Notes: The part of an RNA shown here (small-subunit ribosomal RNA, central domain) has 346 nucleotides and comes from an uncultured prokaryote. The prediction has a mean pLDDT of 88. The full RNA is in RNAcentral, with records from ENA.
Context: one part of a larger RNA
RNA sequence: UUGGGUUUAAAGGGUGUGCAGGCGGGAAAAUAAGUCAGUGGUGAAAGCCCAUAGCUCAACUAUGGAACUGACAUUGAAACUGCCGGUCUUGAGUUUAGUUGACGUUGGCGGAAUGUGACAUGUAGCGGUGAAAUGCAUAGAUAUGUCACAGAACACCAAUUGCGAAGGCAGCUGACGAAACUACAACUGACGCUCAUGAACGAAAGCGUGGGGAGCGAACAGGAUUAGAUACCCUGGUAGUCCACGCCGUAAACGAUGAUCACUCGAUGUCGGCGAUAUAAUGUCGGUGUCUUAGCGAAAGUGUUAAGUGAUCCACCUGGGGAGUACGUUCGCAAGAAUGAAACUC
Numbered sequence: 001u002u003g004g005g006u007u008u009a010a011a012g013g014g015u016g017u018g019c020a021g022g023c024g025g026g027a028a029a030a031u032a033a034g035u036c037a038g039u040g041g042u043g044a045a046a047g048c049c050c051a052u053a054g055c056u057c058a059a060c061u062a063u064g065g066a067a068c069u070g071a072c073a074u075u076g077a078a079a080c081u082g083c084c085g086g087u088c089u090u091g092a093g094u095u096u097a098g099u100u101g102a103c104g105u106u107g108g109c110g111g112a113a114u115g116u117g118a119c120a121u122g123u124a125g126c127g128g129u130g131a132a133a134u135g136c137a138u139a140g141a142u143a144u145g146u147c148a149c150a151g152a153a154c155a156c157c158a159a160u161u162g163c164g165a166a167g168g169c170a171g172c173u174g175a176c177g178a179a180a181c182u183a184c185a186a187c188u189g190a191c192g193c194u195c196a197u198g199a200a201c202g203a204a205a206g207c208g209u210g211g212g213g214a215g216c217g218a219a220c221a222g223g224a225u226u227a228g229a230u231a232c233c234c235u236g237g238u239a240g241u242c243c244a245c246g247c248c249g250u251a252a253a254c255g256a257u258g259a260u261c262a263c264u265c266g267a268u269g270u271c272g273g274c275g276a277u278a279u280a281a282u283g284u285c286g287g288u289g290u291c292u293u294a295g296c297g298a299a300a301g302u303g304u305u306a307a308g309u310g311a312u313c314c315a316c317c318u319g320g321g322g323a324g325u326a327c328g329u330u331c332g333c334a335a336g337a338a339u340g341a342a343a344c345u346c
Base pairs, nucleotide, nucleotide: 004317005316006315007300008299012314014201015200017198021194022193023192025088026087031082033081034080035077036076037075038074039073040072042070049065050064051063052062053061054060091191092188093187094186095185096183097182098181099180100179103177104176105175106174107173108172109171110154114150115149116148117147118146119145120144121143125136126135162169163168206247207246208245209244210243211242215241216240220236221235222234223233258313259312260311261310262309263308266291267290268289269288270287271286272285273284274283295302296301319346320345321344328339329338330337331336
């Protein structure tokens, strides 16, 4: 490279957007670039192949033929692809009327809990554990009550629930913004799918500057445990966790399953619409679950939300270790990220 693959054996990019590129709906017309057919010369000789012949045979050699699958020119064909100009409505989109949701951004407000402070009541313990101790407490703690302040998170509702491209999103409420779905018509008329590079978003931790700091809590200190205990348990506790702005760009970023389209038995929940209260169907569209037929699969399993049957485009894999390392390059304030070998070894 060909082939074969990518849920779990190596392998789906974290996610969407999208330029180039690749691919692309129906019925006619024109064209003739691809495509197909014919013809012409050309396609050196040798070689290969075929048939004869010459060295006693053979290798070898000679003669003749075929072939040279190609390119060029020319004459045609018009199904398919392309191109051109019209056209169609099923793909795609727009309008109208509704609906839905923890979808986003930014304000305001709320109660419970926790902590701290003040005052009051009150007295000897509290706290913590397997058991203890460190710790707190007669300078009045713990407990109880009232008031005040602070920060963070939103019990119940709550659910195989819902929304979002993914990351993710949950107290109540205002404003602004976005999305999906449904119904009936109308409108545009292939406007579509995928997407290397790019640019955008991207949990937690971490970094920079400035705030904030209740609880929790890496590091750290002490107490235990233990042979030891740089741990698990306990008492404290700094960064951090929170906010604003700017970086970082990674995760078991998982459904370990790329996106889009078409087709292929059923059963049963649930969420959002529509339709129907009798002329009826147990209906229909879109999500989200469970079980299952055929099929697929090494099996586990999967099974209209496919891992089935096909099509288009992208990404990725090719024995284990060395190694996601070294070197170089790009990015980053740094931490590091991205790209990414070889020797050697089994």